[in-house]
Context: one part of a larger RNA
RNA sequence: UUGUGCGUAAAGAGCUCGUAUGCGGCUUGUCUCGUCGGUUGUGAAAGCCCGGGGCUUAACCCCGGGUCUGCACUCGAUACGGGCAGGCUAUAGUUCGGUAGGGGAGAUCGGAAUUCCUGGUGUAUCGGUGAAAUGCGCACAUAUCACGAGGAACACCGGUGGCGAAAGCGGAUCUCUGGGCCGAUACUGACGCUGAGGAGCGAAAGCGUGGGGAGCGAACAGGAUUAGAUACCCUGGGAGUCCACGCCGUAAACGGUGGGCACUAUGUGUGGGCGACAUUCCACGUCGUCCGUGCCGCAGCUAACGCAUUAUGUGCCCCGCCUGGGGAGUACAGCCGCAAGGCUAUAACUC
Numbered sequence: 001u002u003g004u005g006c007g008u009a010a011a012g013a014g015c016u017c018g019u020a021u022g023c024g025g026c027u028u029g030u031c032u033c034g035u036c037g038g039u040u041g042u043g044a045a046a047g048c049c050c051g052g053g054g055c056u057u058a059a060c061c062c063c064g065g066g067u068c069u070g071c072a073c074u075c076g077a078u079a080c081g082g083g084c085a086g087g088c089u090a091u092a093g094u095u096c097g098g099u100a101g102g103g104g105a106g107a108u109c110g111g112a113a114u115u116c117c118u119g120g121u122g123u124a125u126c127g128g129u130g131a132a133a134u135g136c137g138c139a140c141a142u143a144u145c146a147c148g149a150g151g152a153a154c155a156c157c158g159g160u161g162g163c164g165a166a167a168g169c170g171g172a173u174c175u176c177u178g179g180g181c182c183g184a185u186a187c188u189g190a191c192g193c194u195g196a197g198g199a200g201c202g203a204a205a206g207c208g209u210g211g212g213g214a215g216c217g218a219a220c221a222g223g224a225u226u227a228g229a230u231a232c233c234c235u236g237g238g239a240g241u242c243c244a245c246g247c248c249g250u251a252a253a254c255g256g257u258g259g260g261c262a263c264u265a266u267g268u269g270u271g272g273g274c275g276a277c278a279u280u281c282c283a284c285g286u287c288g289u290c291c292g293u294g295c296c297g298c299a300g301c302u303a304a305c306g307c308a309u310u311a312u313g314u315g316c317c318c319c320g321c322c323u324g325g326g327g328a329g330u331a332c333a334g335c336c337g338c339a340a341g342g343c344u345a346u347a348a349c350u351c
Stems, first nucleotide, its partner, number of pairs: 005321002007305002012319001014201004022193002025088007033081002035077004040072003047067008092188003095184005103177007110154001115149002118146004126135001162169002206247006215241002220236004258318006267295011300307002324351003333344004
């Protein structure tokens, strides 16, 4: 390079934006760059293939033809691809009217509960477990009532429900703000898809500076259990968990399934629009349609499991990735990071 592939066998980058590249709708004209055909020149000889000949044969040698798939000039063709010029509206986008939503950011507010403080009532246990003990309590605990402080999280609603590119997002109100969907078709007129590099976002833990600290709680201590118990269980508990700003850049970052477009039976839930029918009107209902999210299932696919209009089916375009196990996501080197470490990524050896 060809080729086979990437749900679970090795293999989809955590996600998005976007540069170069690659690919690209319908139609008219033009050019003839690609493309196709012809002529001419060249394409050394040897070689190779075919036919014939010479050494007694073969190898070998000689002759003729072809090949040499190419390049250049020139003449022609113009469907397709391309360039240029023009048109179109079905891609895409804008506009207008609606609409759902835990989408994002900031500020303010609320109640329940835990803990703590103060005071009242009240007396001997409380707590914890499989059972206990450590622990707390006569310096008045636990229980109960009232007042207060502080931090964190938001029961019910809550739903294979919603929103977001992913990470993720759930008490309420206000302010700022992104995107989607539906309907109308008024406007632009291919403006598109993908995306090497690049940039941004990116759970938890961790790091830096400064706050905060109720509960929980790696480490640690004690009590148990046990042969042991550096654990599981219990009593405590300094980091952390929370906030602001700045780093880190990884996860079973999973649908283990890259993005886009088109096509290919149905059935049945559910979320958001719109229309028609029905209804005196509204709501409910029935039917249809677009978008999302589930279940079942045909064809087809699959090694099977399973997937199946939200494809793992049928095709096209672009990117990423794979090539036996271990060594190893390691060493070296480079880049990044305060560090922890991250990214890129071998080989010897061995089976």
The prediction has a mean pLDDT of 88.
Predicted 3D model of a 351-nucleotide part of an RNA (small-subunit ribosomal RNA, central domain) from Streptomyces lusitanus.
Taxonomically the source falls in Streptomyces (Bacteria, Bacillati, Actinomycetota, Kitasatosporales).
Rfam family: Bacterial small subunit ribosomal RNA. Rfam links the family to the GO terms ribosome and structural constituent of ribosome.
The RNAcentral record of the full RNA draws on ENA.